Annotation: This is a predicted structure of a 134-nucleotide RNA (c-di-AMP riboswitch aptamer (ydaO/yuaA leader)) from a soil metagenome. RNAcentral holds the sequence, with entries from MGnify. Model confidence (mean pLDDT): 75 of 100.
[in-house]
RNA sequence: CGCCGAAUUCCCUGCAAAUCAGGGGAACGGGGGACCCAUUCUUAUGUCCACAAGUCUCCCGGGGCGAAUCGCGGUCUGGUGGCCGUGUAGCGCGUCAGCGCGAGCCCGACAGCUAACCCCGUAGGCAACCAAGA
Numbered sequence: 001c002g003c004c005g006a007a008u009u010c011c012c013u014g015c016a017a018a019u020c021a022g023g024g025g026a027a028c029g030g031g032g033g034a035c036c037c038a039u040u041c042u043u044a045u046g047u048c049c050a051c052a053a054g055u056c057u058c059c060c061g062g063g064g065c066g067a068a069u070c071g072c073g074g075u076c077u078g079g080u081g082g083c084c085g086u087g088u089a090g091c092g093c094g095u096c097a098g099c100g101c102g103a104g105c106c107c108g109a110c111a112g113c114u115a116a117c118c119c120c121g122u123a124g125g126c127a128a129c130c131a132a133g134a
Stems, first nucleotide, its partner, number of pairs: 002126003008026007027122006037112001061110001062107004070087007090101004
């Protein structure tokens, strides 16, 4: 110099100083949150809504960040599921030839979309010279 990623920058103070600490802006990124719509329940031909109690059954609930989803085969388990292999939606780099990734973490019974409004993040990890060109 460069790469993945939202993860950069400015101002004030501590202070002599900083990639440190606190505070404030800009910028970038994320979550919650109406009407309408969607989804779910009801099918009672007409009272509706709310609350409380009781009984039975099942549980592998649901959601968020992220490219990181979804199959097939094998194996372990009573099962959920775990492990291994091999593909794949999708994603990144690149001299455009090719080379990689296809994880992990969080919320805690709970959230569709969603204007106003409210809240949060600004980390972490790589690479590094010259020549050649598969």